[in-house]
Molecule: SAM riboswitch aptamer (S box leader)
Organism: uncultured Eubacterium sp.
RNA sequence: CUUAUCAAGAGUGGCUUAGGGACGGGCCCGUUGACGCCACAGCAACCUGCGUUUUGCAAGGUGCUAAUUCCCGCGGAUCUUCCGAGUGAUGAG
Numbered sequence: 001c002u003u004a005u006c007a008a009g010a011g012u013g014g015c016u017u018a019g020g021g022a023c024g025g026g027c028c029c030g031u032u033g034a035c036g037c038c039a040c041a042g043c044a045a046c047c048u049g050c051g052u053u054u055u056g057c058a059a060g061g062u063g064c065u066a067a068u069u070c071c072c073g074c075g076g077a078u079c080u081u082c083c084g085a086g087u088g089a090u091g092a093g
Stems, first nucleotide, its partner, number of pairs: 001093006011040005019029003023073004041065003046061002048058003074084004
């Protein structure tokens, strides 16, 4: 850079310590220990393997395990809302 997906799903322990949820606003999470790292466990099924090959099974390589990508941001519409884009994340190339 191209492409696919993103409303479902899945947490405990140890270490550490004040911030974290990408950015701005909002709203949340957090000293009853968040975030991060490690271990184990789990979820899912993109790649992979197998198969009775549009569907099924497994789980080796990734990924993920608060909130829809937490919501809004930009555009449109039939405007309490909805749709699309963008941004971001992940996989494959």